Context: one part of a larger RNA
Molecule: large-subunit ribosomal RNA, domain IV
Organism: bovine gut metagenome
RNA sequence: ACCACUUCAAGGAACUCGGCAAAUUAGCCCCGUAACUUCGGAAGAAGGGGUGCCCGAAGGGUGUUAAAGCCCUGAAGGUUUCAACAAAGAGGCCGCGGCGACUGUUUAACAAAAACACAGCACUCUGCUAACUCGCAAGAGGACGUAUAGGGUGUGACACGUGACCAAUGCCGAAAGGUCAAGCGGAUGCGUCAGCCGCAAGGCGAAGCGCGGAUGUGAAGCCCCGGUGAAUGUCGGCCGUAACUAUAACGGUCCUAAGGUAGCGAAAUUCCUUGUCGGGCAAGUUCCGACCUGCACGAAUCGUGUAACGAUCGCGGCACUGUCUCGAAGUGGAGCUCG
Numbered sequence: 001a002c003c004a005c006u007u008c009a010a011g012g013a014a015c016u017c018g019g020c021a022a023a024u025u026a027g028c029c030c031c032g033u034a035a036c037u038u039c040g041g042a043a044g045a046a047g048g049g050g051u052g053c054c055c056g057a058a059g060g061g062u063g064u065u066a067a068a069g070c071c072c073u074g075a076a077g078g079u080u081u082c083a084a085c086a087a088a089g090a091g092g093c094c095g096c097g098g099c100g101a102c103u104g105u106u107u108a109a110c111a112a113a114a115a116c117a118c119a120g121c122a123c124u125c126u127g128c129u130a131a132c133u134c135g136c137a138a139g140a141g142g143a144c145g146u147a148u149a150g151g152g153u154g155u156g157a158c159a160c161g162u163g164a165c166c167a168a169u170g171c172c173g174a175a176a177g178g179u180c181a182a183g184c185g186g187a188u189g190c191g192u193c194a195g196c197c198g199c200a201a202g203g204c205g206a207a208g209c210g211c212g213g214a215u216g217u218g219a220a221g222c223c224c225c226g227g228u229g230a231a232u233g234u235c236g237g238c239c240g241u242a243a244c245u246a247u248a249a250c251g252g253u254c255c256u257a258a259g260g261u262a263g264c265g266a267a268a269u270u271c272c273u274u275g276u277c278g279g280g281c282a283a284g285u286u287c288c289g290a291c292c293u294g295c296a297c298g299a300a301u302c303g304u305g306u307a308a309c310g311a312u313c314g315c316g317g318c319a320c321u322g323u324c325u326c327g328a329a330g331u332g333g334a335g336c337u338c339g
Base pairs, nucleotide, nucleotide: 002333003332004331005330006329007328008327010325011324014323019320027051028050029049030048031047036041038157052079053078054077058073059072060071061070062069080084092318093317094316095315096314097313098312099310100309104116105115120155121154122153123152124151125150126149132141133140134139158305159304160303161302163235164234165233168232169231170228171227172226173225177223178222179221183217184216188212189211190210191209192208195204196203197202236254237253238252239251240250263297264294275291276290277289278288279287
C1' cells in the first nucleotide's frame, strides 16, 4: 500500500455527473399535524414531550352480607447515572416537476424501467359439429362452455373529451353490367384408310380411329357502384389589408379526398437554442412558471388533467455527516519470515 471496520478539532456537500458512500432518524406512549383529495387517503405528514427504579393518592375490576386479599391503571413526591427503547434490533424528512393510474411482470448470468401485464373502454368475428388453434388423419383444445359466452385486435384506473377526410389501401355490401379459367360443347379443318377413278404418275375418299378446334355455356376474383376511421392512414401554399408602428378579425388566388378542431406546446417531441421573460443562486446549458416563431405536438400507434402509488427519472431545501478542505489515529484480516 490492500480488504473489512472504529473514531476525529474547525467547517458542513466546498466532493462529485450526481450527497455515490457514510452519517442522521429509529421501539412504545402522549400532544400535534398542511396543500391537495377519487373523502378512502395524504399520516408515522411535519414538529414536539415522555421513557429506569422507589413510594404511592385517587380510580376501576374481582371477591364479600361487609371486608381482607389479589389484579389493572396510576396523580403527587423521591432516587441513581454522562446517558433509563442506556445492549441488540430499529423510518431521515420536506417541496416542485416528468412518466406510468395502482399491487404485480421482465432481459436465469451487465438493463426492473416511462418496457410487459392490468381492471376498464372500443371495434370485430362466432348460432354451436361455433369462430379460432393443434394434427396427414382419427381426434383434441375451445367447453362438458352457448352471445352477460368464446376468439382476435387496439387502447390501458378515474375525470373531461376523442374533430375533418372514404381520394389511395383494407374490410363489408350489391340477384345489374364489363372482363374471365378448367370443364361442357362441338361448327369446322386436317391425318389415316376400305373403296372408286386413272395406262401410269397421281387424284377423290364413307365409316372408324386420331390430331386440332369456332360461335355458345361457364364460378370466384378483378373492374364498376355504394358503405366503413376506437380500419391502414392523411389532415396545404402564395399575396394584400386597420388613423404611429406592429399585427391582421377581413379580402384575393392556386391546389386538395380533406386541409389539424379541442387541448397541450423550446415538451421523454425545439434544429436554430444556453430561444425570450419571470422564479430560485453571489453566480443556474439543468429545474420550475410563462410566451408560441410547433425545424418536425395533437386526439384509443389516444389528447389533456389527476388524489394515491414507485429500489423510477429531473430540480431544490432542512437535518446529518471524513464526500470534501486534508488528512490523522486505531482494531481485525490479508501479506512477509520461521515452524